[in-house]
RNA sequence: GGGGCUGUAGCUCAGUUGGUAGAGCGGUAGCUUUGCAAGCUAUAGGUCAGGAGUUCGACUCUCCUCAGCUCCA
Numbered sequence: 001g002g003g004g005c006u007g008u009a010g011c012u013c014a015g016u017u018g019g020u021a022g023a024g025c026g027g028u029a030g031c032u033u034u035g036c037a038a039g040c041u042a043u044a045g046g047u048c049a050g051g052a053g054u055u056c057g058a059c060u061c062u063c064c065u066c067a068g069c070u071c072c073a
Stems, first nucleotide, its partner, number of pairs: 001072007010025004019056001027043005049065005
C1' cells in the first nucleotide's frame, strides 16, 4: 500500500427481502426474609463508531473517515 471481517444499553450479543431498536446478565425501586442469598414485579439506561448520499422512510443500501482483528505484499 491492497483485500476481508467486526463496531448496536455498563457487559455478552440478537435485530434478512428498508417501515416505531430488543434479549440475557448487570444497575435501581418494591414485595418476600430476623438478616443474606435465591425468587417475583416494575423501572432507568442507546447520537445503532463518525460524516455524507439515495429514499416518503436507513442499524439495514452506496461512498468517505476512524478504531480493532486478520490475509497478501
A computed fold for a 73-nucleotide RNA from Pedosphaera parvula Ellin514, annotated as transfer RNA. Its Rfam family is "tRNA". By type it is a transfer RNA. The coordinates come from a structure-prediction model, not an experiment, and the mean pLDDT is 81. The organism belongs to Pedosphaera parvula, within Bacteria.